[in-house]
RNA sequence: AGAGUUUGAUCCUGGCUCAGGAUGAACGCUGGCGGCGUGCCUAAGGUAUGCAAGUCGACCGUAUUCCGCUUGUCGGAAUUUGCGGGGCAGACGGCUGAGUAACACGUAAGAAUCUACCUUUAACUCGAGAACAAUCCCGUGAAAACGGGGCUAAUGCUCGAUAGUCCCACAUUCUGUAGUGGUUUGUGGGUAAAGCUUCGGUGGUUAAAGAGGAGCUUGCGUCCUAUCAGGUAGUUGGUGAGGUAAAGGCUCACCAAGCCUAUGACGGGUAACUGGUCUGAGAGGAUGAUCAGUCGCGAUGGGACUGAGACACGGCCCAUACUCCUACGGGAGGCAGCAGUAAGGAAUCUUCCACAAUGGACGAAAGUCUGAUGGAGCAACACCGCGUGGUUGAUGAAGCCCUUCGGGGUGUAAAGACCUUUUCUGGGAGAAGAAUUCUGACGGUAUCCUAGGAAUAAGCACCGGCUAACUCCGUGCCAGCAGCCGCGGUAAUACGGAGGGUGCAAGCGUUAUCCGGAAUCAUUGGGCGUAAAGCGUCCGCAGGCGGUUUGUUAAGUUGGGUGUUAAAUUUUGCAGCUCAACUGCAAAAAUACAUUCAAAACUGGCAAACUAGAGUACUUCAGAGGUACGUGGAAUUCUGUGUGUAGGGGUAAAAUCCGUAGAUACACAGAGGAAUACCAAAAGCGAAGGCAGCGUACUGGGAAGUCACUGACGCUCAGGGACGAAAGCGUGGGUAGCGAACGGGAUUAGAUACCCCGGUAGUCCACGCCGUAAACGAUGGAUACUAGUUGUUGGAGGACUCGACCCCUCCAGUGACGUCGCUAACGCAUUAAGUAUCCCGCCUGGGGAGUACGGUCGCAAGAUUAAAACUCAAAGGAAUAGACGGGGACCCACACAAGCGGUGGAGCAUGUGGUUUAAUUCGACGAUAAGCGAGGAACCUUACCUGGACUUGACAUCCCGAGAAUUUCCCCGAAAAGGGAAAGUGCCGCAAGGAACUCGGUGACAGGUGCUGCAUGGUUGUCGUCAGCUCGUGCCUUGAGGUGUUCGGUUAAGUCCGUGAACGAGCGCAACCCUUGUCCUGUGUUGUAUUUUCACAGGAGACUGCCGGCUUUAAGUCGGAGGAAGGUAAGGAUGACGUCAAAUCAGCAUGGCCCUUAUGUCCAGGGCUACACACGUGCUACAAUGGCAGGUACAAUAGGCAGCAAACCCGCGAGGGGGAGCCAAUCCUCAAAAACCUGUCCUAAGUUCGAAUUGAUGGCUGCAACUCGCCAUCAUGAAGUUGGAAUCGCUAGUAACCGCGUAUCAGCCAUGACGCGGUGAAUAUGUUCCUGGGUCUUGUACUCACCGCCCGUCACGUCAUGAAAGGUGGAGGCACCCGAAGUACCGUUAUCAUUUAUGAGCGGUCCUAAGGUGAAACCACUGAUUGGGACGAAGUCGUAACAAGGUAACC
Repeated sequence: AGAGUUUGAUCCUGGCUCAGGAUGAACGCUGGCGGCGUGCCUAAGGUAUGCAAGUCGACCGUAUUCCGCUUGUCGGAAUUUGCGGGGCAGACGGCUGAGUAACACGUAAGAAUCUACCUUUAACUCGAGAACAAUCCCGUGAAAACGGGGCUAAUGCUCGAUAGUCCCACAUUCUGUAGUGGUUUGUGGGUAAAGCUUCGGUGGUUAAAGAGGAGCUUGCGUCCUAUCAGGUAGUUGGUGAGGUAAAGGCUCACCAAGCCUAUGACGGGUAACUGGUCUGAGAGGAUGAUCAGUCGCGAUGGGACUGAGACACGGCCCAUACUCCUACGGGAGGCAGCAGUAAGGAAUCUUCCACAAUGGACGAAAGUCUGAUGGAGCAACACCGCGUGGUUGAUGAAGCCCUUCGGGGUGUAAAGACCUUUUCUGGGAGAAGAAUUCUGACGGUAUCCUAGGAAUAAGCACCGGCUAACUCCGUGCCAGCAGCCGCGGUAAUACGGAGGGUGCAAGCGUUAUCCGGAAUCAUUGGGCGUAAAGCGUCCGCAGGCGGUUUGUUAAGUUGGGUGUUAAAUUUUGCAGCUCAACUGCAAAAAUACAUUCAAAACUGGCAAACUAGAGUACUUCAGAGGUACGUGGAAUUCUGUGUGUAGGGGUAAAAUCCGUAGAUACACAGAGGAAUACCAAAAGCGAAGGCAGCGUACUGGGAAGUCACUGACGCUCAGGGACGAAAGCGUGGGUAGCGAACGGGAUUAGAUACCCCGGUAGUCCACGCCGUAAACGAUGGAUACUAGUUGUUGGAGGACUCGACCCCUCCAGUGACGUCGCUAACGCAUUAAGUAUCCCGCCUGGGGAGUACGGUCGCAAGAUUAAAACUCAAAGGAAUAGACGGGGACCCACACAAGCGGUGGAGCAUGUGGUUUAAUUCGACGAUAAGCGAGGAACCUUACCUGGACUUGACAUCCCGAGAAUUUCCCCGAAAAGGGAAAGUGCCGCAAGGAACUCGGUGACAGGUGCUGCAUGGUUGUCGUCAGCUCGUGCCUUGAGGUGUUCGGUUAAGUCCGUGAACGAGCGCAACCCUUGUCCUGUGUUGUAUUUUCACAGGAGACUGCCGGCUUUAAGUCGGAGGAAGGUAAGGAUGACGUCAAAUCAGCAUGGCCCUUAUGUCCAGGGCUACACACGUGCUACAAUGGCAGGUACAAUAGGCAGCAAACCCGCGAGGGGGAGCCAAUCCUCAAAAACCUGUCCUAAGUUCGAAUUGAUGGCUGCAACUCGCCAUCAUGAAGUUGGAAUCGCUAGUAACCGCGUAUCAGCCAUGACGCGGUGAAUAUGUUCCUGGGUCUUGUACUCACCGCCCGUCACGUCAUGAAAGGUGGAGGCACCCGAAGUACCGUUAUCAUUUAUGAGCGGUCCUAAGGUGAAACCACUGAUUGGGACGAAGUCGUAACAAGGUAACC
């Protein structure tokens, strides 16, 4: 210090998330030691038991023991164990944080006060008296406790005396900041005391002072909320009185009506505050455990008493709730002290030891008490330290993991050898802490010595990126992971396990919370044209800010001094525990407040002046500025009259509609309302909304010029006020046209729309509301400054002119372009989005939502102010490359058009789907599957089915044993297989044996047309033979990227030329290659046309080369000549970067997975040939341009030895016999067909067309033609008479028509495929349209790229939330009733006491806790039903938006 995440990629905006640190933590796994800290954050909920505050005999009485005598109601001593009076302390210490938003706290000040114990000073301490406890007696009660009688002391209580510098009153002196002041003097009045003693002291009283403590007042600081805006009657002040230690409405009486509040009163919510702690570079943010200071509280509420101090945690009284005891009559209690307990909770310890130390209470002291404290115990809860061994050790052991099978990793790691003992165990010694005589809980602890033995001691998380660390197996969108992005659908470095690795380490992870990163609330340090964000506009109070000069002041400001800012903490230095944590000492700091001194530049205040800002005046000027009144013409509509006749109107096309009752059209006349053509413009005016015929009246603002006047009078503006399009509302008018709603006609799947015919509100006027718009320049106002160029409106000046115009300069407006600069970019750019200042408004991820609730406004509609729960990881801006558009421009192609012939209808062939089947093996599925793989399924093929068999296997390698190999025959069986017989003894050889082959055995292995073409190689299809696709360097851009490759021409072409921030290059195009066409040369068998056809080989030829026109003097194009051929001569081969996860694991190869007496292998038979049907590709036809019969002429490829086969003979024929010739320019296949000619043929018909189907008889191939071959002859003679919607091919030797050959092959289902030649057309005006493609441009919310994206209702599920008749609870305030205890006051003396004053007591009044009742408002929860919202792999209906989104979108 940053990183991940929006996109195809980019820059920006913006949120979410992560890496760091921290904790009173908890949870999971694990756990050796020590030190030092910390340890109920929840129920201020309840508490068994024990302890936590007592002490004093040097105040007193009494009790017990002992001694003495003067034997007594005696004296003394001792012990304190007891009881009581009395004193002091129980207001500290300890716990806790409920309440409290407050002078509670922090800090700095202040005046009207008190103060026990302690210290200092001064004075005093005299006399007397009456009681009451304990003890004793009696009594009541379960107990707690209480009552009665009698005795008694005191430092207890009472009275008297005395005293002052004390208190009160009066008078008086001086002073004064004018107070209830301070000071001096005098007079009068008032209030004290306690003793004990060892005689040293020690207590007591009064007064003054100190220290420490306490009370009170004030300035400043101190959370959220305005959806809390008004609050307050003792309230604010005064006078007087009371009260307090003390000022004061603190309380009361009277008087006045104040006081607080937008600088946030009042209300609501939350919260103890601080030093500090955590974090942060800091500023800040969060927090307030432990330690320390302050405050509050003590079961809840109220109250006083005592006292120096309390309204009192371990005191009292009352009320309430709860708990306990009880004899039911009545009593007792308060762990938020230390332990402990159950409960709550994710969660927090021992019912320990000691007063040895430190401190506290009491005491003269010894001492007693002290759960304060000192210690120990428990807990890895935090921090710190140490250890779990060290050195050596390579056959790099074994095991485990991986592997390309070679090896690699774990790994010097282990084992082994040598060494050490921190820890550990045993034994021994043994502190300091005690400054002070005694006294050590901790503790036989720390520590030291000694012996033993590597011995007792390593885990946790992670390994896709962020983020250090990778492989195998398992799983298969399952199980699961996940902080964010996201992994998992059969090869997961992301799930689970393993090996290995990385990080930290007695811990490691997770969860929770805080700060940081986050400049993501921005003072330091952000923004607002389009990302969130400028109020619709103006006026303007408060507020903020403010021109020039001089003087003064010193509030701000700056500097110095002083005081404070507790200690601890933090920082620095030094030091002590072996180090560290921890602790001690010293220093610094403590950013702040107060006070004082000084400065006077700036800001402020005051005073005086100025004129540049602002305003006034005067002279001119332009204008749809506003309001009211009047008035003109054109047009629409309506009415009347006339002319006139059958249509009009409307649309893409129609219809509804109007019209023979006379429309439309034309003419004339009239009525009425609304709007103002041309001028007219980037124009003008206005604050904005907005403003348009013409005239008149009234009226606002602006500009220029003069530089006369005032003299900062200014700018902005929360709240407030005014204006404010359209629509809408109210009342009353008006209504020609237009026209929501509505009616009808069309369109459509539907059409509550778009289009058409009508039409009401409304639009218009007057008055009153509403107060919003994409109210936009999406740009608040003001001022100053910062290059220019060019329009235009208004004004002024200059120059020129007879006068003007043109021209130059200045000011004010309004446009276009552009430099600097700014901006994420687009863009802005003197009319800023530049550079600065001032003021206001607004923003802080998307959705929920500008919504709910509450408030305000409104007649209503609604407006304004304005959330949360929940949910997502994005939403968004600008620009880039593509793709797309029912956007645009240009261009091309049998793309259309122009033509020719087909398909789709029939029958058949063939392929596919479907169905069927034991099986109908598999693959291919728009174009780019379907006469495709298959260029030959009867067996084989064959992969499928049924049945029969085999298991190292049909096939390969290795090992062992046997045998040559091999051939023939027989039996069984469907065959495979099985059994048997015979023949046969080979080759090399060093004589062991070996090679090949066969059989048997063993295990490694074979085998698989089993799966995955979405793991792959290779190959192929397609866009497309379309003209494109890229690179290097340079240049432009923050960048993606662009440029080049665009543009103007041209081309079949990114072909070429020219231009141009580009210059070059590559893959494509073209050419080079093959075939054909012409010529030449050579050779020539088997060919021969002998004038050189043909074959082979090698050359020539064509390049826009020549001429002319056009074009830019180019590229090129048009025409012509010559030529066999002319502009690519024709055809082929050749297929850029890439697209379709296109096709193929079944051609082959291949990773992974799967099968292994079977998914392998062999065999027989069957199937792939099935058949209601659908589709594709073809063949044959439907006939006369024909059929049939006859005659007759002309090819070229190509093939041939298990072959082609002639002549000749037989057969109607298929074919048979035959075998010449040929390993091929020699022989054979080999014959031609259409065409042409002839015709007594057929004559428009289901035929002499057509041939399917079926029957019969034959032929051929082959082990075998039943399933299931081909061919021949005879007989039979279906459908079909030119084919709906739709659709295909073809531009010349092409289409069409015709036959021939070959591969495969025993044969053949071939009408297929691939070739070959023969005959041989028609048409193209052209590019509007359809399809496909290319280039440029434009829009985009698409990028899986329009087969895209995406909206709303409805249906289902889940979640949170609003409303709601009501219901429940809570917190207060108000009014009334009742009213405990208690202070104060008043009354009273029947009862009691008495010192005869009175007191206790009793009664009452005021106030008042709790309680009760009532009305209204508030908060929370809940509520049948209901509203919308969010989310949810595959629901319904439509298609609103994104392209001109198919009616431009939006407010």